[in-house]
Context: one part of a larger RNA
RNA sequence: GCCAACGAGUUACGGUAUGUAGCAAGGUUAAGGUGUUCAGCACCGGAGCCGUAGCGAAAGCGAGUCUGAAUAGGGCGUCAAGUUACAUGCUGUAGACCCGAAACCGGGUGACCUAUCCAUGUGCAGGUUGAAGCGAGAGUAAAAUCUCGUGGAGGACCGAACCCAUGUCUGUUGAAAAAGGCUGGGAUGACGUGUGGAUAGCGGUGAAAUUCCAAUCGAACCCGGAUAUAGCUGGUUCUCCUCGAAAUAGCUUUAGGGCUAGCCUCAAGAUAGAUACGCGGAGGUAGAGCACUGAAUGUUCUAGGGGCCUUCACCGGUUACCAAAAACUAUCAAACUCCGAAUGCCGCAGUAUUGUUUCUUGGGAGUCAGACUAUGUGAGAUAAGUUUCAUAGUCGAAAGGGAAACAGCCCAGACCAACAGCUAAGGUCCCAAAAUGUAAGUUAAGUGGAAAAGGAUGUGGAGCUGCAUAGACAACUAGGAUGUUGGCUUAGAAGCAGCCACUCAUUUAAAGAGUGCGUAAUAGCUCACUAGUCGAGUGGCUCUGCGCCGAAGAUAAACGGGGCUAAAACUUACUACCGAAGCUUUGGAUAAGGACGUAGGUCCUUAUGGUAGAGGAGCAUCGUAUACGGGUUGAAGCUUGAUCGUAAGGUCAGGUGGACUGUAUACGAGAGAGAAUGUUGGC
Numbered sequence: 001g002c003c004a005a006c007g008a009g010u011u012a013c014g015g016u017a018u019g020u021a022g023c024a025a026g027g028u029u030a031a032g033g034u035g036u037u038c039a040g041c042a043c044c045g046g047a048g049c050c051g052u053a054g055c056g057a058a059a060g061c062g063a064g065u066c067u068g069a070a071u072a073g074g075g076c077g078u079c080a081a082g083u084u085a086c087a088u089g090c091u092g093u094a095g096a097c098c099c100g101a102a103a104c105c106g107g108g109u110g111a112c113c114u115a116u117c118c119a120u121g122u123g124c125a126g127g128u129u130g131a132a133g134c135g136a137g138a139g140u141a142a143a144a145u146c147u148c149g150u151g152g153a154g155g156a157c158c159g160a161a162c163c164c165a166u167g168u169c170u171g172u173u174g175a176a177a178a179a180g181g182c183u184g185g186g187a188u189g190a191c192g193u194g195u196g197g198a199u200a201g202c203g204g205u206g207a208a209a210u211u212c213c214a215a216u217c218g219a220a221c222c223c224g225g226a227u228a229u230a231g232c233u234g235g236u237u238c239u240c241c242u243c244g245a246a247a248u249a250g251c252u253u254u255a256g257g258g259c260u261a262g263c264c265u266c267a268a269g270a271u272a273g274a275u276a277c278g279c280g281g282a283g284g285u286a287g288a289g290c291a292c293u294g295a296a297u298g299u300u301c302u303a304g305g306g307g308c309c310u311u312c313a314c315c316g317g318u319u320a321c322c323a324a325a326a327a328c329u330a331u332c333a334a335a336c337u338c339c340g341a342a343u344g345c346c347g348c349a350g351u352a353u354u355g356u357u358u359c360u361u362g363g364g365a366g367u368c369a370g371a372c373u374a375u376g377u378g379a380g381a382u383a384a385g386u387u388u389c390a391u392a393g394u395c396g397a398a399a400g401g402g403a404a405a406c407a408g409c410c411c412a413g414a415c416c417a418a419c420a421g422c423u424a425a426g427g428u429c430c431c432a433a434a435a436u437g438u439a440a441g442u443u444a445a446g447u448g449g450a451a452a453a454g455g456a457u458g459u460g461g462a463g464c465u466g467c468a469u470a471g472a473c474a475a476c477u478a479g480g481a482u483g484u485u486g487g488c489u490u491a492g493a494a495g496c497a498g499c500c501a502c503u504c505a506u507u508u509a510a511a512g513a514g515u516g517c518g519u520a521a522u523a524g525c526u527c528a529c530u531a532g533u534c535g536a537g538u539g540g541c542u543c544u545g546c547g548c549c550g551a552a553g554a555u556a557a558a559c560g561g562g563g564c565u566a567a568a569a570c571u572u573a574c575u576a577c578c579g580a581a582g583c584u585u586u587g588g589a590u591a592a593g594g595a596c597g598u599a600g601g602u603c604c605u606u607a608u609g610g611u612a613g614a615g616g617a618g619c620a621u622c623g624u625a626u627a628c629g630g631g632u633u634g635a636a637g638c639u640u641g642a643u644c645g646u647a648a649g650g651u652c653a654g655g656u657g658g659a660c661u662g663u664a665u666a667c668g669a670g671a672g673a674g675a676a677u678g679u680u681g682g683c
Base pairs, nucleotide, nucleotide: 001683002682003681004680005679006678011094012093013092014091015090016089017088018087019086020085021084022083023082026050027049028048032044033043034042035041036039054061055060064076065075066074067073097235098234100232104225105224106223107222108221109220115199116198117197118196119195120194121193122192123191124189126158127157128156129154133150134149135148136147137146138145162186163185164184167182168181169180170179201217203213204212210219238618239617240616241615242614243613248261249260250259251258252257262367263366264364265363266362267361268360269359270358272357273354274353275352276351277350278348279347280346281345287339288337289336293333294332295331298328299327300326302323304322305321306319307318308317309316370395371394372393373392374391375390376389378387379386400411401410402409415588416587417586418585420584421583422582426578427577428576429562430561431560435575437574438573439572440571441570442569448564454549455548458546459545460544461543462542463541464540465539466538467537475533476532477531478530479529481506482505483504486500487499488498512527516525517524589608590607591606592605593604594603595602596601619672621669622668623667624666625665626664627663628662629661630660637656638655639654640653641652642651643650644649
């Protein structure tokens, strides 16, 4: 991992609702007993319980009573049938659908591992060093001291046994639940070790690491309390039919839990409800505005202040300083409003549409993590597949078609069947169903098929405007001069370093006291300007369509692909076709309503996506009772095939098997497995 078997809402006693049955102003027995045909029996047994009357704390009174001074008012009553049993739903108390803690408490078992201690034993090759003391000598006044020898101290040295474990390699489903190899530390000591003994879990022991106390230690292990508790996770077993949510509010030691309401369902009852049109209302949003409250631009005017002048001081003068108020002017506001919509909301009678959608009471729930999209706001950075609200949609709980793929986008809501038709979104060259469609334009960038500020003789359209046959624009030829090297400055400054200017004047077809290059300064080249040649358009600006650059990322990788250029791209208009579980057609099923019918039933209309969940109807398994059966001429079981039913499932035939078993009705359950890191067995 697979297969098989087992595996989870039960039972008792209360409560409550519904259904059925009995009796009914009553209903009912409990314990216990008697009887027999010994049972799911019959009969006694009225104790007790519920109901039939309430009110009051009570005395008590009573269709009333309590309060009260009250004959007032008010509270609770008086008007609706209960009760017993069974079944079912839910609920309370119990383990209460099943499995699952870490833990807590009680009583015991452990120091053969390990920690420390006690008693008593035992072990430590070999080598080295050479303390004290002592002896001799030297030495001293005597000592001290020195030398030589002797001696054999030490948590001394090197290093086996022994004990340990520094580094590394191997091992890591190991040879081993801690080892092996190499290396390393201690090795006469706070040493190692044998045997016996001591200390016990709210504890011991600890050269101290929460370390060790039998592969277990921030509190051992075993059994018990015990099915501890688990607002948590997982699992919870057959079928079909009807309806069908929520992810919100309030409160919560509450926030992933609950309670009540909201939303769903079932039953009974009531007679409303919704939408549109019309009419009548409340309101202060969008917008707008500046009349208030604030913000805020400039100008004018002018209090006040500052500076300067004047003055002994006062007064005075002045100011490209600051500036209240006022006037004019340009503005802003969620917590501003002189104004003010559209929607939405409330009410009303009528008309139209809808056809129980509405409300009440009662039984049963689930839901309280929501997601995205569009729109209006807030938070954030006018960030987020972000976050908080509001309104709507979809998903959630919705399959189908489109968007290549793609819960939340677009179209559209799947009862079943069909080798029939029409459409939606989206498409129609091939992959791939349908136009290589029609008409008119645009784009040359593969733009289409990702992006900004900004940039550009890309190109289409519209408009304004300059020059132009008295010859424009471009090109070519020629000229581009003189006073003069203007004046100043300067080493120089001659059109061209710089400064100045009334940048003047002359000759001219035209030619600046000079547009750029150039020289040390000149020179030189060139431009403006003019003539000629040529012969028809040529410049500038504005708006706009489609394009270009801007554009750097990690395999092709920014059309789904191929591929596409008078498109298979874009814009505009039109026609045809394709295209879904939509709609239609034909047949069928179920439900609700209606019509007809005595009834079985027939016909018509509508409906039939669905998670949590509510309600309804069934299938199968085991057993009991009653009735009727089957079976050695072959039961159950297993197996192959056929067949019936909307499903769970049923039936028949053959084979195998070798002794039990079925149908109908009613009743009762250890009553349905694929999931629980499920349990056991097998492979």
This is a predicted structure of a 683-nucleotide part of an RNA (large-subunit ribosomal RNA, domain II) from a Bacillota bacterium. It was read from a public genome assembly. Its mean pLDDT, the model's own confidence on a scale to 100, is 84.